[in-house]
RNA sequence: AGGCUCCACAGCUAGGGUUCCGCAUCCGGUGACGGAUGGCUGGUCCGAGAGCCGCCGCCAGAGCCGCCCUGUCGGCUCCGGUCCACGGCGGGACAAAAGCCCGGGAGAC
Numbered sequence: 001a002g003g004c005u006c007c008a009c010a011g012c013u014a015g016g017g018u019u020c021c022g023c024a025u026c027c028g029g030u031g032a033c034g035g036a037u038g039g040c041u042g043g044u045c046c047g048a049g050a051g052c053c054g055c056c057g058c059c060a061g062a063g064c065c066g067c068c069c070u071g072u073c074g075g076c077u078c079c080g081g082u083c084c085a086c087g088g089c090g091g092g093a094c095a096a097a098a099g100c101c102c103g104g105g106a107g108a109c
Stems, first nucleotide, its partner, number of pairs: 009054001011052002015046002020043002022040001023038006057082003061078006067071001084104001086107001090102003
């Protein structure tokens, strides 16, 4: 100086808006209901690399089994590990927004 890996998936939460439901106000209607407006505690919905958790995978150790190959091979079980992580502006999608995606980015140390 360059490259690779540090993972995927699922559930939940922080958070998010307003497509649907609900709620509120107003209008119409005998009524059942309908329409308009409003993110308004909520339900549906979206939702974290740097949040939680499960599981998969990978790595280390131990053991067992298999073989037209005895190997730096393949499979299974148990146990352990899976670290660290400050971070814009701006843009994008869905109805819309966001800690979602661009992004472990730009940048900083």